[in-house]
RNA sequence: GUCCGUGUCGUACAGCGGCCGAGUACUCCCGUCUUUCCAACGGGCAACACGGGUUCGAUUCCCGUCACGGAUG
Numbered sequence: 001g002u003c004c005g006u007g008u009c010g011u012a013c014a015g016c017g018g019c020c021g022a023g024u025a026c027u028c029c030c031g032u033c034u035u036u037c038c039a040a041c042g043g044g045c046a047a048c049a050c051g052g053g054u055u056c057g058a059u060u061c062c063c064g065u066c067a068c069g070g071a072u073g
Stems, first nucleotide, its partner, number of pairs: 001072007010026004018056001028044005049065005
């Protein structure tokens, strides 16, 4: 350089047009319980890399940019 893949809460993942007002686990915060801590239980905070396009409707499809990973020379 060329080609391929991946970007989603703090972390790891799911979700592949509408049922999503985006879910699960762990973390974090609050509460209950306990003399206290841990554990358990209940509740809460927090995310679709960026910019365009297609569509009645985009996290999802297309294009570009950026970042990361892989293959190849």
A computed fold for a 73-nucleotide RNA from a Kofleriaceae bacterium, annotated as transfer RNA. Rfam family: tRNA. Rfam classes the family as a transfer RNA.